Predicted 3D model of a 1401-nucleotide RNA (small-subunit ribosomal RNA) from an uncultured bacterium.
Rfam family: Bacterial small subunit ribosomal RNA.
Its mean pLDDT, the model's own confidence on a scale to 100, is 83.
RNA sequence: AGAGUUUGAUCCUGGCUCAGGACGAACGCUGGCGGCGUGCCUAACACAUGCAAGUCGAGCGAGAGGAGUUCCUUCGGGAACAAAUCUAGCGGCGGACGGGUGAGUAACACGUGGGCAACCUGCCUUAUAGAGGGGAAUAGCCUUCCGAAAGGAAGAUUAAUACCGCAUAACAUUACAUUUUCGCAUGAAGAAGUAAUUAAAGGAGCAAUCCGCUAUAAGAUGGGCCCGCGGCGCAUUAGCUAGUUGGUGAGGUAACGGCUCACCAAGGCGACGAUGCGUAGCCGACCUGAGAGGGUGAUCGGCCACAUUGGGACUGAGACACGGCCCAGACUCCUACGGGAGGCAGCAGUAGGGAAUCUUCGGCAAUGGGGGCAACCCUGACCGAGCAACGCCGCGUGAGUGAAGAAGGUUUUCGGAUCGUAAAACUCUGUUGUUAGAGAAGAACGUUAAGUAGAGUGGAAAAUUACUUAAGUGACGGUAUCUAACCAGAAAGGGACGGCUAACUACGUGCCAGCAGCCGCGGUAAUACGUAGGUCCCAAGCGUUGUCCGGAUUUAUUGGGCGUAAAGCGAGCGCAGGUGGUUUCUUAAGUCUGAUGUAAAAGGCAGUGGCUCAACCAUUGUGUGCAUUGGAAACUGGGAGACUUGAGUGCAGGAGAGGAGAGUGGAAUUCCAUGCGUAGCGGUGAAAUGCGUAGAUAUAUGGAGGAACACCGGAGGCGAAAGCGGCUCUCUGGCCUGUAACUGACACUGAGGCUCGAAAGCGUGGGGAGCAAACAGGAUUAGAUACCCUGGUAGUCCACGCCGUAAACGAUGAGUACUAGGUGUCGGGGGUUACCCCCCUCGGUGCCGCAGCUAACGCAUUAAGUACUCCGCCUGGGGAGUACGCUCGCAAGAGUGAAACUCAAAGGAAUUGACGGGGACCCGCACAAGUAGCGGAGCAUGUGGUUUAAUUCGAAGCAACGCGAAGAACCUUACCUAAGCUUGACAUCCUUUUGACCGAUGCCUAAUCGCAUUUUUCCCUUCGGGGACAGAAGUGACAGGUGGUGCAUGGCUGUCGUCAGCUCGUGUUGUGAAAUGUUGGGUUAAGUCCCGCAACGAGCGCAACCCUUAUCCUUUGUUGCCAGCGGUCCGGCCGGGAACUCAAAGGAGACUGCCAGUGAUAAACUGGAGGAAGGUGGGGAUGACGUCAAGUCAUCAUGGCCCUUACGACCAGGGCUACACACGUGCUACAAUGGCAUAUACAAAGAGAAGCGACCUCGCGAGAGCAAGCGGACCUCAUAAAGUAUGUCGUAGUCCGGAUUGGAGUCUGCAACUCGACUCCAUGAAGUCGGAAUCGCUAGUAAUCGUAGAUCAGAAUGCUACGGUGAAUACGUUCCCGGGCCUUGCACUCACCACCCGUCA
Repeated sequence: AGAGUUUGAUCCUGGCUCAGGACGAACGCUGGCGGCGUGCCUAACACAUGCAAGUCGAGCGAGAGGAGUUCCUUCGGGAACAAAUCUAGCGGCGGACGGGUGAGUAACACGUGGGCAACCUGCCUUAUAGAGGGGAAUAGCCUUCCGAAAGGAAGAUUAAUACCGCAUAACAUUACAUUUUCGCAUGAAGAAGUAAUUAAAGGAGCAAUCCGCUAUAAGAUGGGCCCGCGGCGCAUUAGCUAGUUGGUGAGGUAACGGCUCACCAAGGCGACGAUGCGUAGCCGACCUGAGAGGGUGAUCGGCCACAUUGGGACUGAGACACGGCCCAGACUCCUACGGGAGGCAGCAGUAGGGAAUCUUCGGCAAUGGGGGCAACCCUGACCGAGCAACGCCGCGUGAGUGAAGAAGGUUUUCGGAUCGUAAAACUCUGUUGUUAGAGAAGAACGUUAAGUAGAGUGGAAAAUUACUUAAGUGACGGUAUCUAACCAGAAAGGGACGGCUAACUACGUGCCAGCAGCCGCGGUAAUACGUAGGUCCCAAGCGUUGUCCGGAUUUAUUGGGCGUAAAGCGAGCGCAGGUGGUUUCUUAAGUCUGAUGUAAAAGGCAGUGGCUCAACCAUUGUGUGCAUUGGAAACUGGGAGACUUGAGUGCAGGAGAGGAGAGUGGAAUUCCAUGCGUAGCGGUGAAAUGCGUAGAUAUAUGGAGGAACACCGGAGGCGAAAGCGGCUCUCUGGCCUGUAACUGACACUGAGGCUCGAAAGCGUGGGGAGCAAACAGGAUUAGAUACCCUGGUAGUCCACGCCGUAAACGAUGAGUACUAGGUGUCGGGGGUUACCCCCCUCGGUGCCGCAGCUAACGCAUUAAGUACUCCGCCUGGGGAGUACGCUCGCAAGAGUGAAACUCAAAGGAAUUGACGGGGACCCGCACAAGUAGCGGAGCAUGUGGUUUAAUUCGAAGCAACGCGAAGAACCUUACCUAAGCUUGACAUCCUUUUGACCGAUGCCUAAUCGCAUUUUUCCCUUCGGGGACAGAAGUGACAGGUGGUGCAUGGCUGUCGUCAGCUCGUGUUGUGAAAUGUUGGGUUAAGUCCCGCAACGAGCGCAACCCUUAUCCUUUGUUGCCAGCGGUCCGGCCGGGAACUCAAAGGAGACUGCCAGUGAUAAACUGGAGGAAGGUGGGGAUGACGUCAAGUCAUCAUGGCCCUUACGACCAGGGCUACACACGUGCUACAAUGGCAUAUACAAAGAGAAGCGACCUCGCGAGAGCAAGCGGACCUCAUAAAGUAUGUCGUAGUCCGGAUUGGAGUCUGCAACUCGACUCCAUGAAGUCGGAAUCGCUAGUAAUCGUAGAUCAGAAUGCUACGGUGAAUACGUUCCCGGGCCUUGCACUCACCACCCGUCA
């Protein structure tokens, strides 16, 4: 000192949370020792028991007691006197201290500083003076009586340092008059004088003397009273007060005072917070904090208050009295029921309450207190011990060596890593512990004894005072401490490990169990749950909970804000208050400075010292405050005076929808009357309600009435704001300019207060044309209590009175001063000028913009800049501007204005994207224009659904559905049923055994399986054997899995999309996310290119490079070709040719290259020439960054999980081919552009050896037989078809269409039943061009026609490829869909299939 958390990311605002410290603590787990401290915070609840205040016999009388002495004696004893000692009572002092508690108290209670000229003070100290002489009682004791007791009554008797007169007495008190000094005042002090009043007690001792007594003066100590200042909350407590405030007089008190009383006056307190309510003992200090502050008031110390609750006084120096009295109340106890007793908030202790707080201990040895001459007595004050980790401090639980890095645990990529020198083992030490021994300081007095000195006595002794010496006194305690011996032996835990925050892995669990201070973890690979290992932190403790401060500048004095985040009152006037121009003199309140007093001690801080250190203790030093006093005089304030620039007045001009009242004008709407006129009008997106043949609308004239004032009109003007608009008159406010005559700071702001205050609304009375809440009807709609339409009442208007609020906004309080400019406009003035212009200046109102400010947006002389003054307001979101209370209001409501509870955000500005039934531009068979279809029929094929033992699985909008599958009768096959196998159908290793393996034969079975028979190795050799290969058997490691997870993955693929985009480096801009570049102007198929530009470059895409096709050339000519020449059986057949076609191989060609125009002289576009081809010539391959958790674990690979005589492998049969139905994709058709028959012409590209299979023969045919050729430019498949020519059919369910079915066959194949294809004969279904909706296609394309291939034993209407014939249309981009770019809005960012509100469940 900060950190986490709002967002996709950013900056800001803002709350919440954490890290620190502390505690009279409590709880959980754990626990070795010592020192020093601390220990009912709750029930000021109730208390059993014991103790906590007595003492004095040297004040008094009496009693008990009896050492001892004396006397008598019948020796048993008796009598008298009597010390020590003890005791109730009278008396003295003390019980007002000490100890406890914090209930009450918001107060002169406390703190601090003063005052008393308004006071008291026992014991103590100092000083002065004194103590004469008497008297009357009373308790005790005794007698009697009452009562249960507590206690009491009567009588008799008695003492005092108890009580009462008298005497004496002033430096005491009071009164009177005189005088001096002093004080802020009342007055005080002193001097000398007169008069009056007032005292006493004795005791000890032989005595000296000592202790007491009385009065006075002073001191000290302790108290009393008064005052200034200071320290809690609530204004949702605003008024309080009759002894109240003051006066006079009296009483009372130690003393002042309404303290009390009588009379008189009507005051006193209060926004600087009275009164009331709530809470609370105050302080030194303690905790925290850098400090300022904030919180607290345990222990220790000072003060106060209280003592069961309330009240009262007595005694006394002192009390209205904790362990005194009286009365009343509650409670408890005793009782003979009549009456009595008691007060732990003293120390222990008990019950109760509570999360929670100790022993019914020892001692007066020390310190202190009371009494006493003293000894001594008393002392739960105190000193000590006990209990409690409650806190602080200290110590220990061992130290060194020790790698085979042991065993074991954990983990692993199986190699290792880690716990870990840790352990074991060896060598040491003994703090603490155990045992034994020694053993303190704390002790000084007083006292006793002795001595000395002084004083004193007739003298000795004694006594007293001072000093010296000696004796004796210890609860703690045989404690601290020291010494010796013994053993590593008896002594470590708690929390945490996702980030904040130091510390990570494995297993289990599977949004479950649970965690959590905040954010948040957990839905099958959890570093966040639980356990384990490891690690980190602290350590006799560690965590949790609670509370306080800090962090929090998050109440901001230090040290915050208010345009949009919370926050400027709607506006003005103005009392109090705050602040205030220039100058002179003065004062000294503020201010600054010096000195003095005080600020208790303890505590804190610094130094030093003592306990071995520390905690702890001792000692020295150190104070921000308050008060008194001396000084300074700049500034602020006070007083006195002056000034004119602030402010105001006067004079001269000026503009204006400023306000109030009265009058008046025209246009328009509506209504009324009349004329004209006829069928509609009106209204809407389209309609309808409505009005109209009883004459509307339209049109013309006249009239009535109310409201508002077109054009001018403007970013214009005026006003404090709300607001103000035809014209005229009357009254009236403010402002501006000029001038400088007057006043001379008269000013600014402004809590309360007062006034004004849009619209709507309310009251009373008018008025009512238009408009128009409510309401009615018609539409729209799923509904439509709305938007639209037709009507229509309050209201809108006027007068008077209320209301008092608005996004009353510039979301920006008022005033003053200063701080670059530019450009409009309104109202003045000055200069200049013939005029217009132009320049200067004052006041208002706009825009742009610099510095500066701001989180940014933005503001910027009209500040949100720089400063000052004053006011108002804010402190997370919701609850809520709600509730309650109060005030105002006729009401509606307004003003003021919370809390419980709940969330971790809510919010501002800006950024990137996505989105919009926002905008601009552009593209695409996207629409449009065309063409052929699909959707209807039959069939084929795929899917859904259903069915089934099974109908295996996957694919699901586009981008699943003739898809995986380029081909399910068995196989395939993954599914079902049945039967059998278990190291296995497949791989590697080990042991035993055999010698081959392959193969062949027979039996059984539905088949696999099973049983039996047969044949049969190689290499080396020391001949013992060894090795290779293979079979069988066995054992376990393992094999195997089309089992699950495509949301754990790789690879591959689809899609947006062959769309033109996607990015980076450096620089620059911005606090930043980001931007710029990539935007803009053109252009392109294209981020293609050009120009411009804070950008300059680059990469992946585009294009090109590649293949094919269209033209030409060169080369090579066989199996291909044949122009010319020759031959010919007339067939390029042969000789031959190398020209052509063609086949490959290599080249050429096209580049906007040329011309013209347009364009900006660019890029490019339009047209043209040439050319086989012209503007990427046609086609293909090629798919950027990324999106869809898209598809695939069943192509393959692969992590985790799961099965292991089965989820593996084998086999037979069945199924994947089912069938009420729904959908997709196709084929064939519905016919005449056609069908059928006959004849006839022209391709390209392919395939072929378990193959293609010619010719020939047979069959109506599918085919069969025989068999040539060909691994192919040679042979075969192989006749291309549409077309053309001729004929027929004549619009019909047909000579269309061919489904379905019957029969007969062919082929493939172990095998065509489920379930193949084809042929022939027969049969001849639906269908006559297809609803809503919907698909493809822009040229060699669509359409149409055939051909070939892959797969394949066989099995295409599918798929892939090939050629033949060969169109129509495109005006155009408004609309639908998809896409690109720019811009705008946004509360979305999982991104509109978003987000989110209400109701119901």